[in-house]
RNA sequence: GCGGGAGAAACGCAAACCAGGGGAGACCCUGGGACGCAAAGCCACGGGCCCUCAGGUGGCCGAAAGGCCAACCGGGCAGCCGGGUUGCCGCA
Repeated sequence: GCGGGAGAAACGCAAACCAGGGGAGACCCUGGGACGCAAAGCCACGGGCCCUCAGGUGGCCGAAAGGCCAACCGGGCAGCCGGGUUGCCGCA
């Protein structure tokens, strides 16, 4: 240095839930809180899941206003899996 990750230690992160705030929504932010986590740091690249009372697109209905559907664009999840990238500690 590479691989691997100890019933070790140091430094960390923080699910559910609660409060406040944002969003149409999935969900996000801040504080509290800890189920867990050795990348539970970061990146939506591949797959997957989720969103749609906002916007684009397409379809259907309607005289119109408008309503409904699709999930193509778009959006969310990195704590679903894979991949990329950076990094702490340090036994066998």
The RNA shown here (c-di-GMP-I riboswitch aptamer) has 92 nucleotides and comes from an uncultured bacterium. It matches the Rfam family "c-di-GMP-I riboswitch aptamer". About the family: GEMM was predicted in a large-scale screen for bacterial structured RNA regulatory elements. It was read from a public genome assembly, where an Rfam model found it.